[in-house]
RNA sequence: GGGCCGGUGGUCUAGUGGUCAUGACGGCGGUCUUACAAGCCGCAGUUCCCCGGUUCGAACCCGGGCCGGCCCA
Numbered sequence: 001g002g003g004c005c006g007g008u009g010g011u012c013u014a015g016u017g018g019u020c021a022u023g024a025c026g027g028c029g030g031u032c033u034u035a036c037a038a039g040c041c042g043c044a045g046u047u048c049c050c051c052g053g054u055u056c057g058a059a060c061c062c063g064g065g066c067c068g069g070c071c072c073a
């Protein structure tokens, strides 16, 4: 330098055009216990890496960047 794949709450992850973006772990509150843990119930937390475009509508499609991984040279 070229090709391919990926970037989504604190972490991991689902979602490949349609109106509250999913779940788990973690966090907070409650319940339970003599107490702790586990269990159960509830709550908060994501302008979806950035800029621009297409569209009535974009996490999703297109262009350009940035970052990471793999391969080739």
Base pairs, nucleotide, nucleotide: 001072002071003070004069005068006067007066010025011024012023018056027043028042029041030040031039049065050064051063052062053061

Background:
A computed fold for a 73-nucleotide RNA from a Thermoplasmata archaeon, annotated as transfer RNA. The sequence is in RNAcentral, with records from ENA. The prediction has a mean pLDDT of 80. Its Rfam family is "tRNA". From the family's description: Transfer RNA (tRNA) molecules are approximately 80 nucleotides in length.